[in-house]
Transfer RNA from a Candidatus Dormiibacterota bacterium, 73 nucleotides, folded computationally. The coordinates come from a structure-prediction model, not an experiment, and the mean pLDDT is 80. NCBI's taxonomy places the organism under Bacteria, Bacillati, Candidatus Dormiibacterota. Its Rfam family is "tRNA". By type it is a transfer RNA. Rfam describes the family as follows. Transfer RNA (tRNA) molecules are approximately 80 nucleotides in length.
RNA sequence: ACAGGGAUGGUGGAAUCGGUACCACGUCGCGCUCUGAACGCGAAGAUUCCAGGUUCGAGGCCUGGUCCCUGUA
Repeated sequence: ACAGGGAUGGUGGAAUCGGUACCACGUCGCGCUCUGAACGCGAAGAUUCCAGGUUCGAGGCCUGGUCCCUGUA
């Protein structure tokens, strides 16, 4: 320099052909318990990396940018 892949709650992942972003862990509250752990119930928490575009509607499509990984030179 070129090519490919990736960026999504605090963390790790999912989201099929564009249609209200889901799961686990963690956090908080309640139950249970002599207390705690475990278990059960509930809740909060994401401008989906940034800026534009297309669309009635974008995590997913298009353009540019930033950062990370891999390959080639």